[in-house]
RNA sequence: AACGCUAGCGGCAGGCCUAAUGCAUGCAAGUCGAGGGGGAAAGUCACUUCGGUGGCUGGAGACCGGCGCACGGGUGCGUAACGCGUAUGCAAUCUACCUAUAGCAGAGGGAUAGGCUAUGGAAACAUGGAUUAAUACCUCAUAAAGCAGGGGUACCGCAUGGUACUAUUUGCUAAAGCUGAGGCGGCUAUAGAUGGGCAUGCGUGACAUUAGCUUGUUGGUGAGGUAACGGCUCACCAAGGCUACGAUGUCUAGGGGGUCUGAGAGGAUGAUCCCCCACACUGGCACUGAGAUACGGGCCAGACUCCUACGGGAGGCAGCAGUAGGGAAUAUUGGACAAUGGGCGAAAGCCUGAUCCAGCCACGCCGCGUGAAGGAAGAAGGUCUUAUGGAUUUCUUACUACUUUUAUAUAGGAACAAAUUCGCCAUGCGUGGUAAGUUGAGUGUACUAUAUGAAUAAGCACCGGCUAACUCCGUGCCAGCAGCCGCGGUAAUACGGAGGGUGCAAGCGUUGUCCGGAUUCACUGGGUUUAAAGGGUCCGCAGGCGGUUUUUUAAGUCAGUGGUGAAAAUCCUACAGCUCAACUGUAGAGGUGCCAUUGAAACUGGAAAACUUGAGUAUGGACGAGGUAGGCGGAAUUUGUGGUGUAGCGGUGAAAUGCAUAGAUACCACAAAGAACACCGAUAGCGAAGGCAGCUUACUGGACCAUAACUGACACUGAGGCACGAAAGCGUGGGGAGCGAACAGGAUUAGAUACCCUGGUAGUCCACGCCGUAAACGAUGCUCACUCGAUGUAUGCGAUAUACUGUAUGCGUCCAAGCGAAAGCGUUAAGUGAGCCACCUGGGGAGUACGCUCGCAAGAGUGAAACUCAAAGGAAUUGACGGGGGUCCGCACAAGCGGUGGAGCAUGUGGUUUAAUUCGAUGAUACGCGAGGAACCUUACCUGGGCUAGAAUGCGACUGAUAUCCCGAGAGAUCGGGAGUUCUUCGGACAGGAAGCAAGGUGCUGCAUGGCUGUCGUCAGCUCGUGCCGUGAGGUGUUGGGUUAAGUCCCGCAACGAGCGCAACCCCUGCCUAUAGUUGCCAGCAAGUAAAGUUGGGGACUCUAUAGGGACUGCCUGCGCAAGCAGAGAGGAAGGAGGGGACGACGUCAAGUCAUCAUGGCCCUUACGCCCAGGGCUACACACGUGCUACAAUGGAGAGUACAGAGGGUAGCGACAUAGUAAUAUGAAGCCAAUCUCAAAAAGCUCUUCUCAGUUCGGAUUGAGGUCUGCAACUCGACCUCAUGAAGUUGGAAUCGCUAGUAAUCGCAUAUCAGCAAUGAUGCGGUGAAUACGUUCCCGGACCUUGUACACACCGCCCGUCAAGCCAUGGAAGUUGGGAGGACCUGAAGAUGGUGACCGUUAAAGGAGCUAUUUAGGGUUAAACCAGUAACUAGG
Repeated sequence: AACGCUAGCGGCAGGCCUAAUGCAUGCAAGUCGAGGGGGAAAGUCACUUCGGUGGCUGGAGACCGGCGCACGGGUGCGUAACGCGUAUGCAAUCUACCUAUAGCAGAGGGAUAGGCUAUGGAAACAUGGAUUAAUACCUCAUAAAGCAGGGGUACCGCAUGGUACUAUUUGCUAAAGCUGAGGCGGCUAUAGAUGGGCAUGCGUGACAUUAGCUUGUUGGUGAGGUAACGGCUCACCAAGGCUACGAUGUCUAGGGGGUCUGAGAGGAUGAUCCCCCACACUGGCACUGAGAUACGGGCCAGACUCCUACGGGAGGCAGCAGUAGGGAAUAUUGGACAAUGGGCGAAAGCCUGAUCCAGCCACGCCGCGUGAAGGAAGAAGGUCUUAUGGAUUUCUUACUACUUUUAUAUAGGAACAAAUUCGCCAUGCGUGGUAAGUUGAGUGUACUAUAUGAAUAAGCACCGGCUAACUCCGUGCCAGCAGCCGCGGUAAUACGGAGGGUGCAAGCGUUGUCCGGAUUCACUGGGUUUAAAGGGUCCGCAGGCGGUUUUUUAAGUCAGUGGUGAAAAUCCUACAGCUCAACUGUAGAGGUGCCAUUGAAACUGGAAAACUUGAGUAUGGACGAGGUAGGCGGAAUUUGUGGUGUAGCGGUGAAAUGCAUAGAUACCACAAAGAACACCGAUAGCGAAGGCAGCUUACUGGACCAUAACUGACACUGAGGCACGAAAGCGUGGGGAGCGAACAGGAUUAGAUACCCUGGUAGUCCACGCCGUAAACGAUGCUCACUCGAUGUAUGCGAUAUACUGUAUGCGUCCAAGCGAAAGCGUUAAGUGAGCCACCUGGGGAGUACGCUCGCAAGAGUGAAACUCAAAGGAAUUGACGGGGGUCCGCACAAGCGGUGGAGCAUGUGGUUUAAUUCGAUGAUACGCGAGGAACCUUACCUGGGCUAGAAUGCGACUGAUAUCCCGAGAGAUCGGGAGUUCUUCGGACAGGAAGCAAGGUGCUGCAUGGCUGUCGUCAGCUCGUGCCGUGAGGUGUUGGGUUAAGUCCCGCAACGAGCGCAACCCCUGCCUAUAGUUGCCAGCAAGUAAAGUUGGGGACUCUAUAGGGACUGCCUGCGCAAGCAGAGAGGAAGGAGGGGACGACGUCAAGUCAUCAUGGCCCUUACGCCCAGGGCUACACACGUGCUACAAUGGAGAGUACAGAGGGUAGCGACAUAGUAAUAUGAAGCCAAUCUCAAAAAGCUCUUCUCAGUUCGGAUUGAGGUCUGCAACUCGACCUCAUGAAGUUGGAAUCGCUAGUAAUCGCAUAUCAGCAAUGAUGCGGUGAAUACGUUCCCGGACCUUGUACACACCGCCCGUCAAGCCAUGGAAGUUGGGAGGACCUGAAGAUGGUGACCGUUAAAGGAGCUAUUUAGGGUUAAACCAGUAACUAGG
């Protein structure tokens, strides 16, 4: 500045940034009668024929003439330039008006406007005739100090040269009058002042993907032209001139004082005000004039607009207003010449959109106000809340005293004014003094006083962090916000609203631009090993930089002085004026620059001279895969020939293709060919880099050491340039053994255009010529100097010497200081310094496109932008992961035993079905799980029927049966009717219960939660304090060496300690002891029975249940520092944790559960709540999990017989007896249990039978008959008996459990429960094995280490094609537009030249006309450049 919302006042400033687009209308430059001719209207006088005429006054308009119009005002098109700025020069220049000085003004002439008259034309205007004036024009005179030329003297200077003088000379050139008599003007010359002109040094944009430009070009001679120098123009001559210190070209742009910002250096900018420039519709041209190539003058051409009678004419707001248009956007068709300034004039004065004022606009800056004091009922209302309450808005309001700026009204009322003028005085003239008078647009304005009364005056943005300010509601990745990060998916301080708060305030926000922050282009003040960045390497021109000493110079440098830094304004300081301030004034300072001058001489530079240490040379020595060319060699390979010889060879993880009976492979001999050089051989050597390896010869480069003889700074670096430059590739010609892109075949694979195999062409090799790139790497440019050490090695030198030691040059390793983001570097620096070069500036796009250069090509070099992202990247850290490594563990594998997967059934799940098949659990860690027990109930589901303060619970006035029973309706809930009227210790109990207060929900969210649980995992881990290390994340401790079941323990150690885990403490079990002795026990004694601890008695034993003991590597041997390990060791009931249980670190899985319970939020409220009946959860093509029973003889069946533990029992267990084949029934003792009972344990053992079959195996299924529980067994219970007698003959791929009292096998008990779908679950005991070589592999885990582009952490991350849509860009046949230039044709005005029969004149001068040249413009044409667009196409 604009936009949005809002708006009380004043002062001072500012106001088309876009269309230099077009303009209606008015105004913006005139003035002088004291230069001239003249003279209208009007007035007055006289006359009058009443039409008018004459005189006087008067002086308008127009005209000639003078001065002005070149100033003032506007705009920024063009211009990259002597345009501007600064400093100089003109010995190469002009200057009207003004000032000073000197001098002069004599005589004459002819015209022409105007006026008069006539004509043409629509108009603009034009033409003719007679006549007229001047300070208009012309001629003559006078004339130097002027001008032009010749001569002389003196002085001076930066070259040409300049100045002064000349009684030295020749020639030329002037004038105007008016008057009021004061004066004003005219001419010449000189000087001044002012203002111009020209030239020069320095400074003043971008692009090199613009590298060459130039013919009047560069210079000279001569001429022309100009006020003046000059190629300014022309003729001739020469061939120059500019350029990497950026010419030329293209694009952009008025420049400066200044302005904004910044600590400064800088960066950006050029509004207002001032200076300069340029322009005036576009382009060209001159005239006039002192001055113009002239904004409101002229001519011509062009575009546009207007008038026209169609024949012709007129015009130029980038002056002030205003208008249209453009645009996000910028004002009044105002007043006045009162002041300041300008023009003219002698003056009065006239003119002045300059100027001074006013109007509009919060556009900016500054100032003022919208009140202020008291006041708690902490009011009402609003908002929030844990809500009978509190907090906040808030001393805010109400209310009571106060003030009156401002607004309103009334009254008063400035400054800006100085004059000009006239009178008088002084004065030689300018002029001065004095007195009087006149002049205000703004304006009755600023200001002052009085009156009334809080009366007239507050908004905007924000409130997640940055950034001051927080809550509620709504919304639910929706709507929306957002400058960056980001917010929103049902608890949003980020969205929208509200309450509250914060900030600023007549403004507040938003958007845009610039600087800052950004040391993020780094001069001040950066970097280049790995983050972007060292050229692949050498040589080297220019350039930059350069050793020691002396003398000199004074360019750089330093100091002093002078000028300038324009007048200013601005900035700064001080003071002053408006009430303050903004604003303004006065004075000062500053102005880092440029020029001149004086001085200094250390340093740099220049000149001269010298030196030796840098550098080079010489002499001697020694070194090496350094290079080039030639010769030679052996091993191997392949091929060929011959021989021996027979069936395979070859190849691979395994194979096949291939070769081979036409004789391979293998072995021997001979021959040929090409390529490469084993061992030595080495973080060894050489080279500038690339690179260099058999031996030898020739030629040749080099560093190094020693000597200190020579030269005497000759040095270093090095943009461009030149040369070299692996491999691959290209060209020509050779060569070709092996290897081997492409290609073919065989394998592998889901595929395999690969990895592996068999072949094999280019190529690899040589010569010559190209290419010019690599992770051309030490990812580290070259040179020089300095800065602790240790150690190895190569080659020299010193020394007699292989020892030892010193020194030089190389090649390595490890470290001090220092550096570094760290990793690391560290005399071979990435340390400290000096010199020079190269390169970098977020990622992608892209080393791409276009252009240019090079190349035969491939391609190389140079090298962008649009667009897009908020990162990309480095080093290190902690984890996690790896079909990385090391160590170790686990029924993890292996070794075994038994299963599952096949059958039938049971049970759970999925799916399907259904009115409903309620819900949850879903890899391991869901699936005989929640459920430890669905016929009703449970029950949450479905259908139907009902209830609405509700089915339950608490408080509760009150009542005393509303209970209960019976009858009826109904499926029942429920409804109707009837009977019925409690007990009491008198407190109450019990039952019911109106109104009311609290309902209820197995509805949703386990991703809002608590609690509980699973899993990793009974794995050995997880952490802390202090210290130390690290810039930090973090590390150390916890790693290492051992050991352990164990982060268990020991040793070591910049760590020392500690905590949660491990272990132990607790329980069961195994041995012993003590105590106790009933319901348990019974050895001895006694009684007693058919028998029996049955009884008396006993505590010995078993047992019961309390308390203790016991085991600790304690002892021995070996190993070991120790911890500890081993030993069938001893002893012991038990031995190295004796066995088992309980016990689960930090944490992980947003694991599971809102349906156990609790709970935030949300949802339902005659229903998603509650009651009831029936149904369903039990469905059934199918799939899966977990089980049971089997398939049989280690078995089935029958008979007999033995031995447990742990539990349960009064709505119960029920002995026993009887009945029944049985399930059970009837009767019934005992027992609230070490007493009675369930209860029979079963496998086992003994005998008999069956004899390998779908069976005397197996029992599903089905039929019939029963029993029991229960209101009730239809859907849908269990059991019993008889009959029936299915599949199944040991189970594919795969998969599970288990290491000892374990697996396997056998039964028993219990919870739940009326009964039971239990083959499940939880416990109990009986019988009772096999195997473990071992840790390669599978799975899981622990520690250390390594890589990582992963961190939601490998179920990660991530690449490319393809599909669809969109965006910007490249190429592109073409097409459109633009500016600049070339060629040709044409060519106005003007200027210059020629001519000039016409005009003019005595003759002329001169002119019209004609013509040539030049040129704006117009036309034609070809090509280049720039930009737009484009079918199609390419990548991003």
The RNA shown here (small-subunit ribosomal RNA) has 1436 nucleotides and comes from an uncultured prokaryote. The RNAcentral record of the sequence draws on ENA. The coordinates come from a structure-prediction model, not an experiment, and the mean pLDDT is 81. It matches the Rfam family "Bacterial small subunit ribosomal RNA".